[in-house]
This record gives sequence, structure tokens and C1' cells, in this order.
RNA sequence: CCCGACAAAGGCAAACCCGUCGUGAGGCGGGGGCGCAAAGCUAGAGGUCUCCGGGUGGAGAUAGCUCGGCUGCCGAAG
Repeated sequence: CCCGACAAAGGCAAACCCGUCGUGAGGCGGGGGCGCAAAGCUAGAGGUCUCCGGGUGGAGAUAGCUCGGCUGCCGAAG
């Protein structure tokens, strides 16, 4: 470094519910806990979704869909 354990210490938090912001996808806060070794960060590529539009156009959402980029805790076996 690869790798990832019925390891240790910690971390994150799906559905759903409440509040709040947004036309919406969805965001944020609280509860919750399905899962996660990058479920940390990043919309560069693809996918999916939303709104506007006559449109093959425009503006957005999603990093817990995949790939790429950046960073990073722990240490058994191999």
C1' cells in the first nucleotide's frame, strides 16, 4: 500500500413521525434506525427526479444510483 475481522474506540443515519424553508424534486432541525469502512467532501461524466417553456431549450434536486476527483479513523488474518 492492497485489504477489511462475529476486533476495539468512536462516527454517520434509510423508511416513518413532528417542526420549518421551497411552486416542486428536495433542504435544514428534532425524534427514529434500515443500513454504511468513506453513508466524509466534490454536480466533472452518465443515470434518475422536479419546475418553467411552443421546443431538441433553460433553471434546479439527488454524493444513501454508478464512475471520476480530493481528504481521512482503526489494524486481525492474508
This is a predicted structure of a 78-nucleotide RNA (c-di-GMP-I-GGC riboswitch aptamer) from a Deltaproteobacteria bacterium. The coordinates come from a structure-prediction model, not an experiment, and the mean pLDDT is 87. The organism belongs to Myxococcia, within Bacteria.